[in-house]
Molecule: FMN riboswitch aptamer (RFN element)
Organism: Candidatus Epilinea brevis
RNA sequence: UCCGACCUUCAGGGCAGGGUGAGGCCGCGGCGCAAGCGCCAUACGGUCAAUUCCCGACCGGCGGUAUGGGGCUUCAGCCCCGAGCCCGCGAGCUCUCCUGGACGACCCGCCCGCAUCUGGGGGGCCUCCGGGGUGGCAGAUCCGGUGUGAGGCCGGAGCCGACGGUACAGUCCGGAUGGGAGAAGGUCCCA
Numbered sequence: 001u002c003c004g005a006c007c008u009u010c011a012g013g014g015c016a017g018g019g020u021g022a023g024g025c026c027g028c029g030g031c032g033c034a035a036g037c038g039c040c041a042u043a044c045g046g047u048c049a050a051u052u053c054c055c056g057a058c059c060g061g062c063g064g065u066a067u068g069g070g071g072c073u074u075c076a077g078c079c080c081c082g083a084g085c086c087c088g089c090g091a092g093c094u095c096u097c098c099u100g101g102a103c104g105a106c107c108c109g110c111c112c113g114c115a116u117c118u119g120g121g122g123g124g125c126c127u128c129c130g131g132g133g134u135g136g137c138a139g140a141u142c143c144g145g146u147g148u149g150a151g152g153c154c155g156g157a158g159c160c161g162a163c164g165g166u167a168c169a170g171u172c173c174g175g176a177u178g179g180g181a182g183a184a185g186g187u188c189c190c191a
Base pairs, nucleotide, nucleotide: 001191004188005187006186007185008184009183010182017055018054019053023048024047025046026045027044029040030039031038032037033036057171058170059161060160061089062088063087064086068081069080070079071078072077084159085158092137093136094135097132098131099130100129101128102127104126106124107123108122110121111120112119141157142156143155144154145153163174164173165172
């Protein structure tokens, strides 16, 4: 240093400000009666009210790629940083495949016992809960400039963001003290 096994730690950010008012509550009002409580709430007055709607604001996981930037240099090269929307991965969902478990119902040209009792075992199927797969589903970029060449650089304008809850959510709450792409370090073995 490479291959392999194991262990440890780490591994996500974000509505400032304004508007609207679904709806709640109170007053007034109406209804009921056991008479000071219950119910209703259309209109009127008041009040609270969306991180979800509207204007606007804000955020950007991991690996790779590299016409950008920086450093070293023996001038051959080497090292570091550099993409939400270029190639992939991850969380989420579960139509399918493999697999483990649980309980009960049902089923069986099955096995054992008993001999007519429905007992034990096995298998099938349904339901539920997990694990795995290079299984499936699942997001977004253009224009101008420079240049041999731009998807990455410079300038500008755009766009995207699982599921459940709730007034319609990338930003709130929840599954989640979970999972995790991966990052760093350590131990052992072999060469």